Predicted 3D model of RNase P RNA and transfer RNA as a complex of 432 nucleotides. The prediction has a mean pLDDT of 77. Rfam match: Bacterial RNase P class A. From the family's description: Ribonuclease P (RNase P) is a ubiquitous endoribonuclease, found in archaea, bacteria and eukarya as well as chloroplasts and mitochondria.

[in-house]
RNA sequence: AAAGCCUGAAACACAGUCGCUGGUAUCGCAAGAUGCUGGAGGAAAGUCCGGGCAACACAGAGCGUAGUGCUGGCUAACGGCCAGGCAGAGUGAUCUGACGGAAAGUGCAACAGAAAAUAUACCGCCGAUGGCAAUUCGCACAGGUAAGGUUGAAAUGGCAGGGUAAGAGCCUACCGCAGGGCUGGUAACAGCACUGGCAAUGAAAACCCCACUCGUUGCAAGUCCAAAUAUAAUCGCAUUCAGGUGGCUCGCCUGGCGGUUGGGUAGGACGCAAGAAGUUGUUGGUAACAGCAACUCCAGAUAAAUGGCUGUGACCAUUUCCAAUGGUACAGAACCCGGCUUAUUGAAGACUUUGGCA
RNA sequence: GGCGACGUAGCCAAGUGGUUAGGCAGAGGUCUGCAAAACCUUGGACACCGGUUCGAAUCCGGUCGUCGCCUCCA
Numbered sequence: 001a002a003a004g005c006c007u008g009a010a011a012c013a014c015a016g017u018c019g020c021u022g023g024u025a026u027c028g029c030a031a032g033a034u035g036c037u038g039g040a041g042g043a044a045a046g047u048c049c050g051g052g053c054a055a056c057a058c059a060g061a062g063c064g065u066a067g068u069g070c071u072g073g074c075u076a077a078c079g080g081c082c083a084g085g086c087a088g089a090g091u092g093a094u095c096u097g098a099c100g101g102a103a104a105g106u107g108c109a110a111c112a113g114a115a116a117a118u119a120u121a122c123c124g125c126c127g128a129u130g131g132c133a134a135u136u137c138g139c140a141c142a143g144g145u146a147a148g149g150u151u152g153a154a155a156u157g158g159c160a161g162g163g164u165a166a167g168a169g170c171c172u173a174c175c176g177c178a179g180g181g182c183u184g185g186u187a188a189c190a191g192c193a194c195u196g197g198c199a200a201u202g203a204a205a206a207c208c209c210c211a212c213u214c215g216u217u218g219c220a221a222g223u224c225c226a227a228a229u230a231u232a233a234u235c236g237c238a239u240u241c242a243g244g245u246g247g248c249u250c251g252c253c254u255g256g257c258g259g260u261u262g263g264g265u266a267g268g269a270c271g272c273a274a275g276a277a278g279u280u281g282u283u284g285g286u287a288a289c290a291g292c293a294a295c296u297c298c299a300g301a302u303a304a305a306u307g308g309c310u311g312u313g314a315c316c317a318u319u320u321c322c323a324a325u326g327g328u329a330c331a332g333a334a335c336c337c338g339g340c341u342u343a344u345u346g347a348a349g350a351c352u353u354u355g356g357c358a
Numbered sequence: 359g360g361c362g363a364c365g366u367a368g369c370c371a372a373g374u375g376g377u378u379a380g381g382c383a384g385a386g387g388u389c390u391g392c393a394a395a396a397c398c399u400u401g402g403a404c405a406c407c408g409g410u411u412c413g414a415a416u417c418c419g420g421u422c423g424u425c426g427c428c429u430c431c432a
Base pairs, nucleotide, nucleotide: 001354002353003352004351006349007348010345012313013312014311015310016309017308018307020039021038022037023036024035025034026033027032041330045341046340048339049338050337051336052335053218054217055216056215060250061249062248063247066213067212068211069210070084071083072082073081074080085099086097087096088095089094100209101208105207106206108202109201122149123148124145125144126143129140130139131137157175158174160172161171162170176198177196178195179194181192182191183190184189222270223269224268225267232261233260234259235258236257237256241255242254243253244252263431264430266429277296278295279294280293281292282291283290284289314328315327316326317325318324359428360427361426362425363424364423365422368382369381370380376412384400385399386398387397388396405421406420407419408418409417
């Protein structure tokens, strides 16, 4: 210098001015005015997970369904995070992994191919016997084989030697695999020697089995006040019923209740901003994180505010420079938190590889 | 704001791991004096991006788009 890889931050800054909006103080009968003060995000997004909160038994039992799935830890909880193991990718920094079970069972593996999970025999190789023949031919026909060939995504351990008619874990060494054992580690797992001739294809993001988790609905939850009137019509069932209650059964609670049509009201308050909160310091821990101390109060609706302009500066583009002009991403809270995912700008730092120079 | 469903050709729509049916519409032809109808032939599609698998419209995850439902009283 180029290419790459990871990490934590930031999200143009300051001043002036004109507005919008929440709170509060003063003035005012009120409308409102004035002063002070607060006013979008890292994703406010998708609503993909988890929790708080609320109602229904402050949520009970069973089945079913759904989710998660190496180990240990963190946490209110999680499918998140941290640390580690194993497997894979990369020269490397580093990254990726739905990573339990296919020796419980069922089903599937199209086409091609001899054969697709009970292995099988198309071409081959060998060959008793017969024939030709005379130590051979492989012609006929029992049979033996799986070394080689062909197909496929996948073909029933690999390779070498021995052995054999030809072959074959048939035998042996090495590698792989399996089994129980010893050592190290909290564990996942790793290492070591021994035994076994090898049995067990893939796929569980097919059903399924095992372990663990899960009640339902979501702030339009729900609580209160006010206003309004047609207990109108019709259907169903009436304790063997209906609703809460959700896929089902039980249990519990409530009961003249439910559905449809029709009718009325479309107002206000709370929930709703002090929290698993933030900042700084310190202690423990490899870390995620936790404890302690001090300080701070930091958006909130009428699904409606959070902005505009000017100046100075920063960065980028247009040109070699100055000047000038233009631009400064993605995007806008609606009950609140912890994550994930997606969108997106320019910088900084650590590390890796290659090349050059000293 | 919350909850749920769906996306296959211009339109409707079947297929739920193994070459994407079918109908209407379109194009060309036959028939006809010309048309219509009928008959024959033909083009055109799995919303997008990843993953699982030998193989994905189908199974899983993400993105985009479309649609539906959710106030109170008696």